Molecule: c-di-GMP-I riboswitch aptamer
Organism: soil metagenome
RNA sequence: AAAAAGGCAAACUCAUUGAAAGAUGGGGACGCAAAGCCACGGGUCUAAAGUGAAAACUAUGAUAGCCGGGUUACCAAA
Numbered sequence: 001a002a003a004a005a006g007g008c009a010a011a012c013u014c015a016u017u018g019a020a021a022g023a024u025g026g027g028g029a030c031g032c033a034a035a036g037c038c039a040c041g042g043g044u045c046u047a048a049a050g051u052g053a054a055a056a057c058u059a060u061g062a063u064a065g066c067c068g069g070g071u072u073a074c075c076a077a078a
Stems, first nucleotide, its partner, number of pairs: 007032002012027006030065001036071003040068003043063003050057002
């Protein structure tokens, strides 16, 4: 690689939670060989509080199914 045993679960929806982004649980499968885990770096999202005359700015919030990185891991030829 081809298989085999399995695993996870997008959108949507119901409930809860949150200022929001989003998250958690149930249903549900778009897909995923790490779509297991971790906010360390970059990116992206939100803006309660704060600043500002206003427009707006800003993460201490979030995103691991955005990328990189770290770490753990099933089966199996070359």